[in-house]
RNA sequence: AGGACGAACGCUGGCGGCGUGCUUAACACAUGCAAGUCGAACGAGGGAAUUCUUUUCGGAGAAUAUACCGAGUGGCAAACGGGUGAGUAACGCGUAGGCAACCUGCCUUCAAGAUGGGGACAACAGUCCGAAAGGGCUGCUAAUACCGAAUGACAUGUCUGAACCGCAUGGGACGGACAGCAAAGACAGCCUCCAAACUAUGCUGUCGCUUGAAGAUGGGCCUGCGUCUGAUUAGCUAGUUGGUGAGAUAACAGCCCACCAAGGCGACGAUCAGUAGCCGGUCUGAGAGGAUGAACGGCCACAUUGGGACUGAGACACGGCCCAGACUCCUACGGGAGGCAGCAGUGGGGAAUCUUCCGCAAUGGGCGAAAGCCUGACGGAGCAACGCCGCGUGAGUGAAGAAGGUCUUCGGAUCGUAAAGCUCUGUUGAAGGGGGCGCACGGCGUCUACUACAAGACAGUAGAUGAAUGACGGUACCCUUCGAGGAAGCCACGGCUAACUACGUGCCAGCAGCCGCGGUAAUACGUAGGCGGCAAGCGUUGUCCGGAAUCAUUGGGCGUAAAGGGAGCGCAGGUGGACGUAUAGGUCCUUCUUAAAAGUUCGGGGCUCAGCCCCGUGAGGGGAAGGAAGCCAUGCGUCUUGAGUGCAGGAGAGGGAAGCGGAAUUCCUGGUGUAGCGGUGAAAUGCGUAGAUAUCAGGAAGAACACCAGUGGCGAAGGCGGCUUUCUGGACUGCAACUGACACUGAGGCUCGAAAGCCAGGGAAGCGAACGGGAUUAGAUACCCCGGUAGUCCUGGCCGUAAACGAUGAGUGCUAGGUGUGGGUCUCGUGACGAGAUCCGUGCCGGAGUCAACGCAAUAAGCACUCCGCCUGGGGAGUACGGCCGCAAGGCUGAAACUCAAAGGAAUUGACGGGGGCCCGCACAAGCGGUGGAGUAUGUGGUUUAAUUCGACGCAACGCGAAGAACCUUACCAGGCCUUGACAUUGAGUGAAAAGCGCAGAGAUGCGUAAUAAUCCCUCGGGAUACACGAAAACAGGUGGUGCAUGGCUGUCGUCAGCUCGUGUCGUGAGAUGUUGGGUUAAGUCCCGCAACGAGCGCAACCCCUGUCCUGUGUUGCCAGCAGCAAGAUGGGCACUCACAGGAGACUGCCGCGGAGAACGCGGAGGAAGGCGGGGAUGACGUCAAGUCAUCAUGCCCCUUAUGGCCUGGGCUACACACGUACUACAAUGGGCAGGACAAAGGGAAGCGAAGGAGCGAUCCGGAGCGGAUCCCAUAAACCUGUUCCCAGUUCGGACUGCAGGCUGCAACCCGCCUGCACGAAGUCGGAAUCGCUAGUAAUCGCAGGUCAGCAUACUGCGGUGAAUACGUUCCCGGGCCUUGUACACACCGCCCGUCACACCACGGAAGUCAUUCACACCCUAAGCCGGCGCAGCCGUCCAAGGUGGGGGCGAUGACUGGGGUGAAGUCGUAACAAGGUAGCC
Repeated sequence: AGGACGAACGCUGGCGGCGUGCUUAACACAUGCAAGUCGAACGAGGGAAUUCUUUUCGGAGAAUAUACCGAGUGGCAAACGGGUGAGUAACGCGUAGGCAACCUGCCUUCAAGAUGGGGACAACAGUCCGAAAGGGCUGCUAAUACCGAAUGACAUGUCUGAACCGCAUGGGACGGACAGCAAAGACAGCCUCCAAACUAUGCUGUCGCUUGAAGAUGGGCCUGCGUCUGAUUAGCUAGUUGGUGAGAUAACAGCCCACCAAGGCGACGAUCAGUAGCCGGUCUGAGAGGAUGAACGGCCACAUUGGGACUGAGACACGGCCCAGACUCCUACGGGAGGCAGCAGUGGGGAAUCUUCCGCAAUGGGCGAAAGCCUGACGGAGCAACGCCGCGUGAGUGAAGAAGGUCUUCGGAUCGUAAAGCUCUGUUGAAGGGGGCGCACGGCGUCUACUACAAGACAGUAGAUGAAUGACGGUACCCUUCGAGGAAGCCACGGCUAACUACGUGCCAGCAGCCGCGGUAAUACGUAGGCGGCAAGCGUUGUCCGGAAUCAUUGGGCGUAAAGGGAGCGCAGGUGGACGUAUAGGUCCUUCUUAAAAGUUCGGGGCUCAGCCCCGUGAGGGGAAGGAAGCCAUGCGUCUUGAGUGCAGGAGAGGGAAGCGGAAUUCCUGGUGUAGCGGUGAAAUGCGUAGAUAUCAGGAAGAACACCAGUGGCGAAGGCGGCUUUCUGGACUGCAACUGACACUGAGGCUCGAAAGCCAGGGAAGCGAACGGGAUUAGAUACCCCGGUAGUCCUGGCCGUAAACGAUGAGUGCUAGGUGUGGGUCUCGUGACGAGAUCCGUGCCGGAGUCAACGCAAUAAGCACUCCGCCUGGGGAGUACGGCCGCAAGGCUGAAACUCAAAGGAAUUGACGGGGGCCCGCACAAGCGGUGGAGUAUGUGGUUUAAUUCGACGCAACGCGAAGAACCUUACCAGGCCUUGACAUUGAGUGAAAAGCGCAGAGAUGCGUAAUAAUCCCUCGGGAUACACGAAAACAGGUGGUGCAUGGCUGUCGUCAGCUCGUGUCGUGAGAUGUUGGGUUAAGUCCCGCAACGAGCGCAACCCCUGUCCUGUGUUGCCAGCAGCAAGAUGGGCACUCACAGGAGACUGCCGCGGAGAACGCGGAGGAAGGCGGGGAUGACGUCAAGUCAUCAUGCCCCUUAUGGCCUGGGCUACACACGUACUACAAUGGGCAGGACAAAGGGAAGCGAAGGAGCGAUCCGGAGCGGAUCCCAUAAACCUGUUCCCAGUUCGGACUGCAGGCUGCAACCCGCCUGCACGAAGUCGGAAUCGCUAGUAAUCGCAGGUCAGCAUACUGCGGUGAAUACGUUCCCGGGCCUUGUACACACCGCCCGUCACACCACGGAAGUCAUUCACACCCUAAGCCGGCGCAGCCGUCCAAGGUGGGGGCGAUGACUGGGGUGAAGUCGUAACAAGGUAGCC
């Protein structure tokens, strides 16, 4: 992610139906309505009508019968219906039962009866009081009101007989005796009976009344079972538990009272506290469950708060009464009135919940004989998208793929058949009309039949018929007309999760359910386009279930992730061996019953469908009866294998007590002896000339017991170690005599329990917290050293915890092996040695199995069962509070707020280690020469400046880009100029323009002047191209930004030997194997082995140079011999050198030894060269967001009369300073002078430039030769010989400076190089530190080249001369392989801890303060019931509210205080992770 909701909020909103609508303040209520009815119970009163009389014609009076209204008396109802959920954890509710312990108005049935009297009170009249509400007194009156009397069967009470029955008390048909007990009439009709005349006092009918029996309905009471959380609530209880008696009640009962007894409840959770109406059901879920209790239905409770009774069939009563409290209202201040948790409605509270509507037409209720009246129950309508269901907002066709939007690689793509257009439809809507369909049964009128009666009347039953009656309702529904017309939004688009681009923004604004987005290219923010989803709704929020097997009954775990109690004994509890038998509690089967209706399942039906409604059906739990007997259970009987006992043995640091022993240490005494001892990384403190240490002898004291000694033994664990004695526990083996399930586990409980610690008393040798001193150090309250108190030891008493660990509870059974070891026994063997078997311990390895992996694996972490303990994210915290224990320290039990998105386990790959092993490298060491000191050159930093352009910053920036800044370069600065532009492409126009010259100007540039005319085609008119110009537009241009957007190139680790892949195999997987191992190598080089076999990129080789030889070719090269000479100059020659080509050669090939009969190593032979011969080119996978946007290319951004372009001048060359890299030196292994010798590799035409000449010289004149084995640059230098200098700031050194020159160049001022003369600085070998080099190397010497007009101490090459040293791999640095540890993975420049400081947050303590609640005691007592023998008064018991008091609980707050948590860049240190630098931890 799903589903649900009495919802709310945001945006949006066409219609209908069916439902639903104060979840909060049981807060307060204005106003209206919500319970009346009966005149057929009664007496007044009013009153229309009719008649009569009278009249002033308005009316008045009387009578009659009476419709109607109607206060009062009376009856019934008002105890229902309607509301709410405060209280209640309860027999309140649910379910199943019981009442032999009960009541029941109206209703039904049955039986019987209703005789005869009496006296009042309202109304009313009069009067009085009061503002009112209301009330008093006097008088009159009726009844279905009230009261006696009669009759009284049944019933009731007492006594009593009694069949029979019941689970106990007990009940009891049928009887007998005694006692006491009832009533009411009304209406209608009739004359049959009776009296008889009407007619009623009669009769009949209906309704009512009384008594009884029964039913039905409704209730009351009792019981089993079920019903939330907390044990940080463990004890509760005095009418309490029971009995007897009396009372009360409809009825049982301590319900109440008197007396008696001392009981009752509780770990199966009493009591207390908190929360809560319960259920049918509802939501969810596969189910089991979990959550919930709106609407509808059942039960309960309540009616402003508390108490109380009255009336009544029923109430302790929502719209009744009394009292008390609070509140509101009226008042004349004396006193009164009120109760929306009924329907509407108001205020308030709140995120939030409606109309002060219509009607009794229907359904139901009350009253009535009925008509009917009443009914905010109810039926309807209204409001609200609040929910569910349904419908619509159009359908078909339509490609020029329109316009427009968006994106774009500019081609196009997409919105999109979408629109428009054309052809249709008519749901809905609007207007008009129809429609009183269905919702009506009943009552009333008329008629018929029947019943009761004497009967036609009356009444009832059944039927026929007639008329009337509708809130909804201007309804539903139907018809006609109009017309696509009036009707679409919301959310999302990074992953989870369906759906992507552009722009804006730039860690901002914002998003966010989790992970996380945003710091200039954001599919994550905002907007747009597009797309996805749902749709009159869509999202968000909240709550519940689900997913969550994340409390696990179904269905989890506890070695290391959270989790086994430190260990044992053991009460309760749970569980329990074999056989037989019985019972039938569990279990199972059948039947009956209950499980209300609604709802749910299934089937069907009615509204056009659906929602909705109706009918039927099934499911679930409980109870009763009957049955079965395998299992559990229970009783009885039996058994021996579990368990125990006995007998016989051996083993042991098992425990307690007493005694004994030797070694060592220290101390004391004495001897010997002399200057040190001791201690450490090194020292010092300390001890010692007052004689230590050392050594010998003697003595004292305390503690611990070397060797034996062993993953050996014993014990439950903690733990136990010299020897002996004694007391004592347990285990093991063998035998199979005894008991006969006696067993296992074990909440609480009890006991034991290392070390440290505490109390009291001893003891004290050594060791040794604290403490003192010495060192170390930045510090060192430590590590190291010298001392040293508690303690360590003993006795007695506490404590009760440990990483009390096998991090593994106890017990039982089962499930391959191998190999040690301890203690027994048995068998074989003459015996020793030994072999085999078996039991109990204790280890290792290992199979199956198991496990997340590691691992475990008969001593299980395997397969099963039983019981106990424990766990449920990290931190807060084993903390706080409370309780219990303790002398204390502290222990046991044990939270929450708050905070985090992890914490954690095992394993993997790396990286790292002040881990280990192996091995390399000029890495160290051994050497040689330097740098760091000086001067100068050069680069950099810094500073300065108008600018000192930019980049490069450890190695791997700094003589680097730059193989060469006077202008140019040039990117910088100042000033002067240009704006389609210095450069590219395109179209149109013009036709010449530029170059030349002159003038102005610093120049760019401007002005003027003169003058030329290109190529191609051609119809000769011209056109086209090139070039140029002016104007305009697209565009150019940018060394502007981003190297952290990029390509390419490069540096570096590193020329290190590594980096990978395919297939296979192993592993759940990450991954491993291969690539590790044994050898070997420069090498992952090769060999061997191996679950690996192969392969790729690297290594090596192939390429180039060099070292030897051969062959070929000999010019410009060479010259041995011949000729010849000044000279390979020439003839000649090509042998040699050399050059250029092509080959050969080296391969551990041969021998020996070692090695494994290998690879390979060592030695040797031969060879120019020997084990890679030397050098170069060549740089794996990758790392460093390494370097470069200023070589180039390039995305995006930025500038566009400028961040582009041109020019002159300046700057990049500055200078208190610092660093890097070089050059030259400091001198005699040298400097100067003279003479002499030998290279290689290069370059040369805008060039190299010879000879000859000039100049001290730079250089100049000159111009032979050479595009080069021919000529030139070009004398190589160090070196050799000779000479001089004589250790000095010098004949060293050459900086700096002056003068005079030379060269290049348009131009040497800033700012070039060279020459000559003169000047002659620092410097006498360089602190800490640091660099290069292993052989033709270092060192030293010069030569050449590129760049370049000129400029070289730099760079790149070349040759000459030419060493020293390497024992070795301990150490420093870097690297490779294997292994180990890890809390690191941005990878040790890592991670990370605690105090302190600051801010915020929640919590604890706290002198107290305040509120609330509970029970108790006392005072006071309203109303009221009851009692005081009837009434009144009064009194008494009980008692609400109130008051007083001391307590308990809970909460708020509180100066101050305590720790805790959180917070990008605070302080101090470095504790932990590596041997974390003193192993860590408890």
Small-subunit ribosomal RNA from an uncultured bacterium, 1482 nucleotides, folded computationally.
RNAcentral holds the sequence, with entries from ENA, Greengenes and SILVA.
The prediction has a mean pLDDT of 82.